[in-house]
RNA sequence: AUAAUUUUUUGGCAAAGCUAUCGAAAGGUAGUGACGCAAAGCUAUAGGGACUAAUUCUUCUUUUGGGGGAUAUGUCAGCCAGUUGCUCUU
Numbered sequence: 001a002u003a004a005u006u007u008u009u010u011g012g013c014a015a016a017g018c019u020a021u022c023g024a025a026a027g028g029u030a031g032u033g034a035c036g037c038a039a040a041g042c043u044a045u046a047g048g049g050a051c052u053a054a055u056u057c058u059u060c061u062u063u064u065g066g067g068g069g070a071u072a073u074g075u076c077a078g079c080c081a082g083u084u085g086c087u088c089u090u
Stems, first nucleotide, its partner, number of pairs: 004090001012037002017032006035078001041083003047080002049076003056070006
């Protein structure tokens, strides 16, 4: 230096729920809270996958209205993936 394995100490992150707030929603942010995490750091048109449907298209209807279907331009990195990287042991 590379590869694999592991987590002793010190430290790090923070699921669900609850509160506030933004949003049509999914979801985000802050606080609280710990289920877990050795990348639970970063990356979301330009890898796969998942969620939502305001808008648009379409269809039905009892038609100034209401219902169904499709649609990402909105999201998710704690689904896989890509990328960077700390400590201990072998």

The RNA shown here (c-di-GMP-I riboswitch aptamer) has 90 nucleotides. It matches the Rfam family "c-di-GMP-I riboswitch aptamer". About the family: GEMM was predicted in a large-scale screen for bacterial structured RNA regulatory elements. It was read from a public genome assembly, where an Rfam model found it.